About this RNA: A computed fold for a 267-nucleotide RNA from a Planctomycetota bacterium, annotated as Bacterial large signal recognition particle RNA. It was read from a public genome assembly, where an Rfam model found it. The organism belongs to Planctomycetota, within Bacteria. It matches the Rfam family "Bacterial large signal recognition particle RNA". Rfam classes the family as a non-coding RNA gene. The prediction has a mean pLDDT of 75.
[in-house]
RNA sequence: CCGUGCUAGGCGGGGCGCUAGCGGUGCCCUGUAACCUGCAAACCGCUUUAGCAGGGCUGACCACUUCGUGAGGGGUUAGGUCCCUCGGCGGAUAAGGGCCGCUGGAGUGGCGUUGACGGGCAAGUCCCAUGGAGUCGGGCGGCUGUGAACCUGGUCAGGGGCGGAAGCCAGCAGCCAUAAGCAGUACCCCGGCUUGCCGUGGGGUAGCUUGCCUCGAGCCGUUCCUCGGCUACUGCCUCGAGGAACCGCUUCGAUCGGAGCGCACGG
Numbered sequence: 001c002c003g004u005g006c007u008a009g010g011c012g013g014g015g016c017g018c019u020a021g022c023g024g025u026g027c028c029c030u031g032u033a034a035c036c037u038g039c040a041a042a043c044c045g046c047u048u049u050a051g052c053a054g055g056g057c058u059g060a061c062c063a064c065u066u067c068g069u070g071a072g073g074g075g076u077u078a079g080g081u082c083c084c085u086c087g088g089c090g091g092a093u094a095a096g097g098g099c100c101g102c103u104g105g106a107g108u109g110g111c112g113u114u115g116a117c118g119g120g121c122a123a124g125u126c127c128c129a130u131g132g133a134g135u136c137g138g139g140c141g142g143c144u145g146u147g148a149a150c151c152u153g154g155u156c157a158g159g160g161g162c163g164g165a166a167g168c169c170a171g172c173a174g175c176c177a178u179a180a181g182c183a184g185u186a187c188c189c190c191g192g193c194u195u196g197c198c199g200u201g202g203g204g205u206a207g208c209u210u211g212c213c214u215c216g217a218g219c220c221g222u223u224c225c226u227c228g229g230c231u232a233c234u235g236c237c238u239c240g241a242g243g244a245a246c247c248g249c250u251u252c253g254a255u256c257g258g259a260g261c262g263c264a265c266g267g
Stems, first nucleotide, its partner, number of pairs: 001267006009058003012030005020047005035055005064260005072252005079247003083243006090237002095234002097231005104225008118214008126203007133195001134193006141187001142185005152177004160169003
């Protein structure tokens, strides 16, 4: 070195998750020449030699050890970059937005020589007092209506009493009227009033409204631009919290590459 037989072993491995831990089923990565059946997530089988049971194939190699490689997974408050969200009575500045105006301009609409702006006068609007009016309440005020079995009035049918008669007397119901009371009220009196009204007197009079006088051509609104000022809503800077991605670091690590690594017999 070759052949035959055999044994240890092998017929995938790894990350995450689960677990006291290991392996499997689960998810993912990697890889293939990489068996079959049964079991299993509030799960299945086990215990550091850590899947179990049954069958089959293979068998010193593709297994195992070690060195390198590094797909992929895990970790990363005190590493980095970039982005997003929230918060700061944090900051700067005024770019955008918003607000203001005796800034100026352009456009457009309206008012104006039947008189704009400005100036003057008066009145009102405002305040105090007060009158009227209104309204609300009250009145043993007025008025209207109603209002009495008998104990109010008038008239009193019928009936009654007296009388010889003429006649006289009292008088119920009814009718009329009326007292107290009740109801109403446009009138009268008294009191009150956050009085959309009309007056009187006084005060005040910045603004606004109206009228009159004066002057004699502007005045007002609106859109855009410009100028000046204010403001932190957006944007910018900063601080804090949270999230995502990538890089870095760390850890596990498939795969691939190098090296090493049985027994017996025969040639």